[in-house]
């Protein structure tokens, strides 16, 4: 230099055009003599960044950035 994959909550991941979710973790409450487990509730998101297409984009297209793999 060329090609490919990935980027979504604190973490691991789902979501392939129509309200952004799960599990774990965190906080509070319930339960318990205490802890753990269990139950209920809550907080936390520039969907890597920008532009385009569309009535509507995490999702489709283009560019950029970062990480990984291959080729040269």
């Nucleotide at each position: 230099g060329c090609g490919g994959g990935c980027g979504u909550a604190a973490u691991u991941c789902a979501g392939u055009g129509g309200u952004a979710g799960a599990a774990u973790g965190c906080c509070a409450g319930c339960u318990u003599c205490c802890c753990a487990a269990g139950c209920u509730g809550g907080a936390c998101g520039u969907c890597a960044g920008g532009a385009g297409u569309u009535c509507g984009a995490a999702u489709c297209u283009c560019c950029u950035c970062g990480c990984c793999c291959g080729c040269u």

The RNA shown here (transfer RNA) has 72 nucleotides and comes from Paludisphaera borealis. The RNAcentral record of the sequence draws on ENA, MGnify and Rfam. Rfam family: tRNA. Lineage of the source: Bacteria > Pseudomonadati > Planctomycetota > Isosphaerales > Paludisphaera.